[in-house]
RNA sequence: CUGGGCAUAGUGUAACGGUAGCACGUAACCUUCGGGAGGUUAUAGCCCCGGUUCGAAUCCGGGUGCCCAGA
Numbered sequence: 001c002u003g004g005g006c007a008u009a010g011u012g013u014a015a016c017g018g019u020a021g022c023a024c025g026u027a028a029c030c031u032u033c034g035g036g037a038g039g040u041u042a043u044a045g046c047c048c049c050g051g052u053u054c055g056a057a058u059c060c061g062g063g064u065g066c067c068c069a070g071a
Base pairs, nucleotide, nucleotide: 001070002069003068004067005066006065007064010024011023012022013021018054025043026042027041028040029039030038047063048062049061050060051059
C1' cells in the first nucleotide's frame, strides 16, 4: 500500500429496518450470629461524522482503532 473481518453497559455476548436484550459484575434491601449461596429492585451501552428512510445498532459513503491475509 491492497483485500477481508471486527467495534454494543465495568467484562463477555445477542439483536428479519420498528421500545437495545442476556449472563457476569456493581449498589441497596430481604434472608444469616456472621459469611457464602439464594431472592427482589436498581445501575450502565450501539467507535466518530455524514447520507438514505416515516423510522438506522442494522443499509450506503468517509474516518479512527484492532485482527487476519497478500505485496